[in-house]
This record gives sequence, C1' cells and structure tokens, in this order.
RNA sequence: GAGCCCGUGGUCUAACGGCAUGACGUUCGCUUGACGUGCGAAAGGUUGAGGGUUCAAAUCCCUCCGGGCUCA
Repeated sequence: GAGCCCGUGGUCUAACGGCAUGACGUUCGCUUGACGUGCGAAAGGUUGAGGGUUCAAAUCCCUCCGGGCUCA
C1' cells in the first nucleotide's frame, strides 16, 4: 500500500429498515444472627465519529478513527 471482518451501558452479548435485548456487575429493598445464596426493583447506551438515503437507520451508502486477519 491492497482486500476482508469487527466497533452497541462498567464487561460480554442480541436486534427481518419500525419500542435498543439479555446475562454478569453496581445500587436499593425482602430474606439471614451475619455473610453468601435466593427473590423483587432501580440506575446505567449521543449504538466509534461525521455526512447522505428514507416517513423512519444500530441496520443501507460515503468518508474518517480504532482493532483484528490475509496478501504485497
């Protein structure tokens, strides 16, 4: 330098173009003599950035950023 893949709460992960999902973790409550387990609830996301298409974009298109693989 060329091609391909990936980027979504603190971590991991789902999402035929139509309410952003679940698990772990965190916080609170119940339970316990206490811790843990169990049960219930809550907070937590400008979907890597910018632009375009569309009534509507995490999803499609373009550019850029970061990571990985392959080739040179």